[in-house]
Overview
Transfer RNA from a bacterium, 71 nucleotides, folded computationally. The coordinates come from a structure-prediction model, not an experiment, and the mean pLDDT is 85. Its Rfam family is "tRNA". By type it is a transfer RNA.
RNA sequence: AGCGGGGUAGAGUAACGGCAAUUCGUGAGGCUCAUAACCUCAAGAUCCCGGUUCGAAUCCGGGCCCCGCAA
Numbered sequence: 001a002g003c004g005g006g007g008u009a010g011a012g013u014a015a016c017g018g019c020a021a022u023u024c025g026u027g028a029g030g031c032u033c034a035u036a037a038c039c040u041c042a043a044g045a046u047c048c049c050g051g052u053u054c055g056a057a058u059c060c061g062g063g064c065c066c067c068g069c070a071a
Stems, first nucleotide, its partner, number of pairs: 002069006010024004018054001026042005047063005
């Protein structure tokens, strides 16, 4: 070379082809004498290029990277 699994907010995990969610973290406000805890709010993401489709994170093709098997 080959086979299988994976790539989604800063990190971990979700998501029948139909508004990308959740936990931690981060920021702001509240509470407090103050910090932590707690409460409220906010920002932040689909590896890349094509195809199919009214519509793609999802299906198909080709790349790149990671893990495993085999050699």